[in-house]
């Protein structure tokens, strides 16, 4: 520090996700040791048991034991005094600390800084003064009583440092008077007078018994210290879908109350106080030091430790006290638990341990007061679950170990393998060394400074009391703990796991599985070869841990202060006016609020950081330092901002001048056109459309003329133009009125900019009331179209459109671009104004200002683009955005008559949604151009019969493959057996076939016979070769490896092939352009069959294709001349190149020439080329063939072959017989033959080419009507044979009839091949003579030696279902205007929401399943408040007839004073009643929404998406949607 993920690819925007760190954690697997920490985050749920606050006998009175003394004694013991132990009670101090918890609390609760002249402070310290004289009680105790208990009542006795009265008054307090100082506010100090106001003793010693002295206490006052109370400034959560809140409320006067100020409380008076700088309300929350994270700014958190606060079962209350409204106190109410004798009582672990419960989850009912600290005490000491330790838990951090060294070209085993090997791996074994830790044994602390006690010393002191001491010595004191630590002993001995290995992200193979099981943080893996699932081997990471989950920060510049954006990605408010606020020109002065500098106070400690130090190290701990935003005080500075006060004119405004304008409002007025009415002319149609129909018209329309009525809108001018803030504004005239630009420079003197709220304006549609209504026209109706047509088209037509007044307040209200100011190249239009030059004048031209357009530099931008009218560079202010969907929706609120508008979520869900640009593909987009593509022609197919292939069906089987073009006379160029892969049945198991091992045998084969359907089995017969004699070759039997498979996968493959397409394209190198995908080149202008060539050009070259080179054919030449040829010469024949011969010709074979736009003319850019012509056998590629670019279709083939993997192994292999592949209601493809006279039939006569032939072709001859047979000449073939060519020609016949057409079908008789023609061959003859009279929609081929037509040959093959296929020649046409249309293709361009690419994408209803949410008659609950009722405890007030020790009067009785119980009253918790508010749960039903491989209906959008789309609004419709009105161009 970044990475993955939207796309075919790219750049950008943007979300999601990951890598890091952290944790009081939990869960899974695993687990050796130690140190230091940490450990109920949930139920502030309920608690058994024990402990957690006591202490003082030197405050007091009893009771009782040891011991001492005295006395008595019945010898048991008792009494008195002393003594000190224990101890209930009185009393003092403490119990308000320490410990726990985080419920409540949004508050002066906390933090920080101040104030208190408005206060308190026990114990402690300092200072001053004092402590005198008396008195009466109450516990304990004793007696009596009640009660189950808790406990209570009555009577009696008693002490005090308990209580009370009086005295004294240093002082203090109050009132009054005075002085002085302050006066920002109520004030401090001093003096005087009057009044009120204190106390307690205990212990030790000495004593002349009077007392003295020391210590500890006591009282008053002042001061200090410590701790608190109260007040104030500032700071720190969310919601505005909480906007208004408040009656003790705000203030005053007076009083009460408090330690103290204060509405704290009360009476009266006034009507205030708070709030957009967020009051009030709601939600959430203890606050802080700090902790985690982060580069920082920041964000999140507030466990442990520390400070503060709050609370102690819930609510209320006071008492005591220095301090409490009191965790282990009291009273009351409530809930709960327990005891009970039912009458009553008791209790409060959020102290330590522990229990139940809740929960994913959090410990021992331990030891000790030795240390630290606290309470009490004079002290010893006691108490202390504070604390110190130990225990449990890998919960965290830190440290250590599980061994170290050597050890193979490398064991075994495992895994993989291309079978060679690789890897695990120096790893192990083995050799050697060491012993930390754990284990055993022995030694053994620090923590104890001190404290206590004894003895001594010194000081104070009158003192040998007492007190003090950093003095000396002795003794005692440790929970942890026989622990840390040290030494010794033994032996590598006791000690490794977890996660991951597709990318991100470090680490790969095998097997299993087969969209299953499963994985997954994101992208995504798994449908038979999965590095992604599971296992194994191997590897990577971390390590006593490792992973997972959760949470926080980071990455995230993804809320942006540092540090983002808003034309099109989310985002500028529709526009203006303007309030608060924010910001603000030039130049003086003052003060110093902000600001800056210095000093100072504070910022607790701990933490963090630095440096040291202590535990062997570290964690941890200790010390010192540094640091600490902010805040207070103080001294200074004066640039900037602010404040106050002057001045200025450049901003802003006013004034003056002439001009421009659809700016606004009102009134009036004009012509054209549509429609309607009246009349005239006039007749059969008009109208409307793609075509029609509805409609109108003989009752006279349309057309035409004249007149009239009425409403709405203003052609031309007109513009890319003008005005306005926007919406918007258009005939003409008048009136009223707003604004702007320019010019002048007189005036004001910063008066400015922006603008949250607020107010106003605001197209169309729509609403209300009343008018108006010509045209147009939602809805509606009808007619068409259509599968349907709730649409597009047509005919009508209501609201509405218009006016007035009032609402609505929204639009693609758009420049999708807020306003203001300033700055930053130019060029060219246009509107307004001014100046200059010039002119007689008007133009032209030049300059300046304002407006409005286009192009363009720098710059900016993701790109597109913007570019002085910025989207550039800056400043100021406002608005808005933060992934898509849900949703601009729900709820709430505000507005509206309504429609609806404004404001505006969440659950849930997705891994994207987007912007710009690129390459393709596509378009019922455009341009250009090809092709038998159409058109023009000819012949067909589709109808018939038959053949053949296919589908389907059937079957035991009808083997398999091929499926639009590009499967279907295809694989198959030959299915009766074989083939054959299928079926049935019979058989074989090392196999029908290959190689090898081991053992055995000696043949195997052939021939004959038997059984059998055959395979096969058995019997008989015959029978090897080489040899070094061991054996080998060969064969058979047995055995083990293996063979075999037309079994699967063509979607694992090779090879081969089809197709686009013989189309003209497809690319590369370098350069250049672009952030990039990519572009350029290859586009453009011409031309071509062609990316063929030429020209141009940021391109220049090159490759694969095209063309050419190759073959056949067309002309000529040369050579050669048999089996071919025969002109001339000769011979022979019935005839024939038959023979001699020839080398002319044909022909054959080989070689060569020829054609290149070469020549001429024209066109063209003078090019390429095209057009025409000459010559030529052939002319612009002469004709034909071979040849198929990069690629596409997961195209075809595992059944040609090859091949990975999988599967079968007495069978999915092999052999055999028979059957099937030949089935047949049917459908399709491809053909043949026809339907006839351009023909059929009969007879006669011609003319080819290319092939084939020895298991062959087979002549002449003979037989048969014929197929064919007999026979065999010749020929391995330019020699012989197949062989006849046919159409054609000549002659005859048939005459339009299902025929002398047509030949299917069937009967009969034969022939041939073959073991064998039943299933199931071909051919012949005789007989039979079917359908069919030219073929619907539709569809195929062909552009010349072509189509059409005619025959011939060949492969396969015993034969043949061949009409097929591949070739060959004969005869031999018609037509092409042309490129609009159909199909296919090429190039350029355009749009795109497509990219498995239009067979694409995609919208809405409906149906089904699931999920969350809204509404809902209601229903249940919670919270806060209000009104009223009741009213506990208690404080306060009143009363107090009853009770009453201290003081007073009194001899006493009694009375007084004072106090109290009781009662009354105010307040008052809980409770009750009531109506509302807010929030939540649930709810029949209902509404939309989301999600869900293969449901229904349509086709709305994306291309001109087939009616351009979209926005607002209104109406309508199953649904997408349609239509009207206005708007936008995206």
């Nucleotide at each position: 520090a970044g990475a993955g993920u939207u796309u075919g690819a790219u750049c950008c925007u943007g979300g999601c996700u990951c890598a890091g760190g952290a944790c009081g954690a939990a869960c899974g697997c695993u687990g050796g040791c130690g140190g230091c920490g940490u450990g109920c985050u949930u139920a502030a749920c309920a608690c058994a048991u024990g402990c957690a606050a006591g202490u003082g006998g030197g405050g007091c009175g009893a009771c009782g034991a040891a011991c001492c003394a005295g006395g008595c004694u019945u010898c048991g013991g008792c009494c008195u005094g002393g003594g000190g132990c224990a101890a209930a009670g009185c009393c003092g101090c403490g119990a308000a600390c320490g410990g726990g918890u985080g419920a409540g609390u949004a508050a002066c609760a906390c933090g920080u800084g101040g104030g208190u002249a408005a206060c308190c402070u026990g114990c402690c310290c300092c200072g001053a003064a004092g402590a005198c004289u008396g008195g009466g009680a109450c516990a304990a105790c004793c007696c009596g009583g009640g009660g189950a208990a808790a406990c209570c009542c009555g009577a009696g006795c008693u002490a005090a440092u308990a209580c009370c009265a009086g005295a004294u008054g240093u002082g203090g307090u109050g009132a009054c008077c005075g002085u002085c100082c302050a006066a920002c506010a109520a004030g401090a100090a001093c003096g005087g007078u009057c009044a009120c106001u204190a106390a307690a003793g205990g212990a030790a010693g000495c004593u002349u018994c009077g007392g003295c002295c020391u210590c500890c206490g006591c009282u008053u006052c002042g001061g200090g210290a410590u701790g608190g109370g109260c007040c104030c400034g500032c700071g720190g959560c969310c919601c505005a879908u909480u906007a208004g809140c408040u009656u003790g409320u705000u203030g005053g006067u007076g009083a009460g109350g408090u330690a103290a100020c204060g509405g704290c409380u009360c009476a009266c008076c006034a009507a205030g106080g708070c709030g957009a700088c967020g009051a009030u309300g709601g939600g959430u929350a203890g606050c802080u030091g700090g902790u985690c994270u982060g580069a920082g700014a920041g964000g999140a958190c507030g466990a442990u430790c520390a400070g503060c606060c709050a609370c102690a079962c819930u609510g209320g209350g006071a008492c005591u006290g220095a301090g409490a409204c009191a965790c282990g106190g009291c009273c009351c109410a409530g809930a709960c638990u327990c005891c009970u004798a039912c009458g009553g009582g008791a209790g409060g672990c959020a102290g330590c341990a522990g229990u139940g419960g809740g929960g994913a989850a959090u410990c021992u009912u331990g030891c000790g007061c030795a240390a630290u600290g606290c309470g009490c005490g004079a002290a010893a000491g006691c108490g202390u679950g504070a604390c110190g330790c130990a225990g449990c838990a890998a919960c965290g951090c830190c440290g250590c170990g599980u061994g170290g060294g050597g050890g193979a070209a490398g064991a075994a085993g495992g895994c993989c393998u291309u079978c060679g090997g690789g890897u695990u791996g120096u790893a192990a074994a083995c050799c050697u060394c060491u012993u930390u830790c754990a284990g055993g044994a022995g030694g053994g602390a620090c923590g104890a400074a001190g404290c206590u006690u004894c003895g001594g010393g010194a000081g104070c002191g009158a003192a040998u009391a007492g007190c003090u001491c950093u003095c000396c010595g002795g003794a005692g004191u440790g929970a942890c703990g026989g622990u840390a630590c040290c030494u010794c002993c033994a032996g590598a001995a006791g000690a490794a796991g977890c996660c991951c290995c597709g990318g991100c992200u470090a680490a790969c193979u095998a097997c299993g599985u087969g969209c299953c099981a499963g994985c997954a943080g994101c992208c995504g893996c798994g449908g038979u070869a999965a590095u992604a699932c599971g296992u194994a081997g191997g590897g990577g990471g971390c390590u006593a841990g490792c992973g997972u989950u959760g949470u926080c920060c980071g990455g995230a510049a993804u809320c942006a202060u540092u540090g983002g954006g808003c034309g099109u990605a989310a985002a500028g408010a529709g526009c203006g006016c303007g309030u608060a606020g924010g910001c603000g020109g030039c130049u003086g002065g003052a003060a110093u609020a902000g600001u800056c500098c210095g000093g100072u106070g504070u910022g607790a400690a701990a933490u963090c950081c630095a440096c040291a130090g202590g535990c062997u190290u570290a964690a941890c701990c200790u010390g010192u330092g540094a640091a600490u935003g902010c805040c207070g005080c103080u001294g200074g500075a004066a640039a900037c901002u602010g404040u106050c006060u002057g001045g200025c004119u450049a901003g802003a405004g006013u004034c003056c001048g002439g001009a421009a304008g659809g700016g606004g409002c009102g009134a009036g007025u004009g012509g054209a056109a549509u429609u309607c009415c009246u009349g005239g002319u006039g007749u059969a149609g008009c109208g409307g459309u793609g075509a029609a129909a509805u409609g109108c018209g003989c009752a006279g329309a349309u057309a035409u003329c004249a007149g009239g009525a009425g409403g709405a809108a203003c052609a031309c001018c007109a513009a890319u133009g003008g005005c306005g803030a926007a919406g918007g504004c258009a005939g003409c005239u008048c009136g009223c009125u707003a604004g702007g630009a320019c010019g002048g420079u007189a005036c004001u003197g910063a008066c400015g900019c922006u603008g949250a709220g607020g107010c106003g304006c605001g197209a169309a549609a729509g609403c209300g009331u009343g008018g108006g209504g010509a045209g147009c026209g939602a809805a509606c109706a009808g007619g068409a179209u259509u599968a349907g047509a709730u649409a597009c088209c047509c005919u009508g037509g209501u609201a509405g459109u218009c006016c007035a007044c009032g609402c609505c307040g929204u639009a693609a209200a758009c420049g999708a671009u807020g306003g203001g100011c300033a700055c930053u190249a130019g060029g060219u239009g246009u509107g307004g104004g001014a100046g200059g030059u010039g002119u007689c004048g008007a133009c032209u031209c030049c300059u300046c200002c304002c407006g409005u357009g286009c192009c363009g530099u720098a710059g900016c931008u993701a790109a597109c683009g913007c570019a002085c009218u910025a989207a550039g560079u800056g400043c100021c202010c406002c608005g808005c955005c933060u992934g898509g969907g849900g949703a601009g929706u729900a709820c709430g609120g505000c507005c509206g008559c309504a429609a609806g508008g404004c404001u505006a979520a969440a659950a849930c869900u997705c891994a994207a949604a987007g912007g710009a640009a690129u390459u393709g593909a596509c378009g019922g987009g455009g341009a250009c151009c090809c092709g038998c593509a159409c058109a023009a022609g000819c012949a067909g197919c589709g109808g018939a019969g038959c053949a053949u292939g296919u589908g389907g069906u059937u079957c035991a089987a009808u083997u398999c493959g091929a499926c639009g073009c590009a499967a279907c006379g295809c694989g198959a160029a030959g299915a009766a057996c074989c083939u054959u892969a299928c079926c049935u049945g019979g058989g074989c198991u090392u196999g029908a076939c290959a190689u090898g091992u081991u053992g055995g045998u000696g043949a195997c084969a052939g021939c004959c016979g038997u059984g059998g359907a055959a395979a096969c089995a058995c019997g008989g017969u015959u029978u090897u070769c080489c040899u070094u004699c061991g054996g080998g070759a060969c064969a058979c039997c047995a055995u083990c490896a293996c063979a075999g498979g037309u079994g699967g996968u063509g979607c694992a493959u090779g090879g081969c092939u089809g197709u686009c397409g013989u189309c003209a394209g497809c690319u590369c190198g370098u350069g250049c352009c672009g952030u990039g995908a990519g572009g350029u080149g290859u586009u453009g202008g011409g031309u071509u069959a062609a990316g063929u060539c030429c020209c141009g050009c940021a391109a220049c070259g090159a490759g694969c294709g095209c063309a050419a080179c190759c073959c056949c054919u067309g002309c000529c030449c040369c050579a050669u001349g048999u089996u071919g040829c025969c002109a001339g010469c000769g011979g022979a024949u019935a005839a024939u190149g038959c023979c001699g011969g020839g080398g002319a010709c044909u022909c054959a074979u080989g070689g060569g020439g020829g054609a290149c736009u070469g020549c001429c003319g024209g066109u063209g850019a003078c090019a390429a080329a095209c057009c025409g012509g000459a010559g030529g056998a052939a002319g612009g590629u002469g004709g034909g063939g071979a040849u198929g670019a990069c690629g596409u279709c997961a195209a075809g083939u595992c059944a040609u072959c090859a091949u990975g993997c999988c599967c079968c192994u007495u069978a999915u292999g092999c052999c055999c017989a028979g059957g099937g592949c030949u089935a047949c209601a049917c459908a399709c493809g491809u053909g043949c033959u026809a339907c006839a006279g351009u023909g059929g039939c009969c007879g006669c006569c011609a003319c080819a080419g290319a092939g084939g032939g020895u298991u062959g072709c087979g002549a002449u001859a003979c037989c048969g009507c014929g197929a064919g047979g007999u026979g065999g000449a010749g020929c391995g073939a330019a020699u012989c044979c197949c062989u006849a060519a046919a159409a054609g020609g000549c002659g005859g016949u048939c005459u339009c009839g299902g025929u002398u057409c047509g030949g299917a079908u069937u009967g009969g008789a034969g022939g041939c091949u073959g073991a064998a023609a039943c299933u199931c061959g071909c051919c012949u003859c005789c007989a039979u003579g079917a359908a069919g009279c030219c073929g619907g929609a539709g569809u195929u081929g062909c552009u010349a030696g072509u189509a059409a037509u005619c025959g011939c040959g060949g492969a396969u093959c015993a034969g043949c279902a061949a009409u097929g296929c591949c070739g060959c020649g004969g005869u031999g046409a018609a037509u092409a205007c042309g490129u609009u249309c159909c199909c296919g293709g090429g190039u350029c361009u355009u749009g795109u929401a497509c990219a498995c690419a239009c067979c694409g994408c995609c919208c809405g209803u409906c149906a089904c399943a699931c999920c969350a949410c809204g509404a809902a008659a209601g229903u249940c609950g919670g919270c806060a408040a209000c009104a009223c009722c009741c009213g506990a405890a208690g404080c306060c007030g009143g009363u107090g007839g009853c009770c009453u020790a201290a003081c007073c009067c009194g001899c006493a009785a009694g009375g007084g004073g004072g106090g109290g119980a009781g009662c009354c009253g105010u307040c008052g918790a809980a409770g009750g009643u009531g109506g509302g508010g807010c929030c939540g749960g649930u709810g029949a039903u209902u509404g939309g929404g989301g999600u869900g491989a293969a449901g229904u209906c349509g086709u709305a959008a994306c291309a001109a998406g087939g009616u351009a789309g979209c926005c607002g609004u209104a109406c309508c419709g199953g649904a997408a949607g349609g239509u009207g009105c206005g708007g936008c161009u995206g």
A computed fold for a 1530-nucleotide RNA from an uncultured Solirubrobacterales bacterium, annotated as small-subunit ribosomal RNA.